[in-house]
Molecule: transfer RNA
Organism: Bacteroidota bacterium
RNA sequence: ACGGGUGUAGCUCAGCUGGUAGAGCGAAGGUCUCCAAAACCUUAGGCCCUGGGUUCGAUCCCUAGCGCCCGUG
Repeated sequence: ACGGGUGUAGCUCAGCUGGUAGAGCGAAGGUCUCCAAAACCUUAGGCCCUGGGUUCGAUCCCUAGCGCCCGUG
């Protein structure tokens, strides 16, 4: 430089061929226990990497960048 993949909660990842987002772990609180652990219940936490475009409506489609990973040279 070129080709491909990827970017969503603190972390690992879903999101059904467009209708304003969830799970597990983790965190906080509670129940239980003599105390803790485990288990169970509840809660908080995200304008979905950035700009532009299409659309009534974009995490999703198009486009240009940026970061990361893989490959070719």